[in-house]
RNA sequence: CGGGCUGUAGUUCAGUUGGUAGAACGCACGGUUCGGGACCGUGAGGUCGUGGGUUCGAGCCCCGCCAGCCCGA
Numbered sequence: 001c002g003g004g005c006u007g008u009a010g011u012u013c014a015g016u017u018g019g020u021a022g023a024a025c026g027c028a029c030g031g032u033u034c035g036g037g038a039c040c041g042u043g044a045g046g047u048c049g050u051g052g053g054u055u056c057g058a059g060c061c062c063c064g065c066c067a068g069c070c071c072g073a
Base pairs, nucleotide, nucleotide: 001072002071003070004069005068006067007066010025011024012023013022019056027043028042029041030040031039049065050064051063052062053061
């Protein structure tokens, strides 16, 4: 320098043909227990890497950029 993949909750990851963002673990509170753990219930937590474009509408489509990983030179 060229090419490919990935980026979504604190972590690991889903997200269908573009139509109100989810799960598990973790965290907070409550139940249970003498207490803890386990279990059960409830809840908080997201400008979907970033800047634009298309569209009535974008996590999803298009372009640039940034970061990580891989391949090539």